[in-house]
RNA sequence: CGCGCGGGAGAGCGUGACGGGCAACCGUCACCGCCGAAGGAGCAACCGCCCCGGAAUCUCUCAGGCCCCAGGACCGCGCG
Numbered sequence: 001c002g003c004g005c006g007g008g009a010g011a012g013c014g015u016g017a018c019g020g021g022c023a024a025c026c027g028u029c030a031c032c033g034c035c036g037a038a039g040g041a042g043c044a045a046c047c048g049c050c051c052c053g054g055a056a057u058c059u060c061u062c063a064g065g066c067c068c069c070a071g072g073a074c075c076g077c078g079c080g
Stems, first nucleotide, its partner, number of pairs: 001080007012032001014031007033066003039062001040060003046054003
């Protein structure tokens, strides 16, 4: 670093239009409101082989996300 398993938070199941559908419901787009723990960016705490480098759980929300599912930084175990 990769794979597998387990744990894993936050924020509208908002409104409108369109499409599919018998309906329930699902999807897309737009608008307003919000979240930060994929990614990205910024400051720079901190760190190192130290005057040059590496840099966050901080900051920003471009992306992403806001019932569940999925995803998910990070942690533990196992394997390569």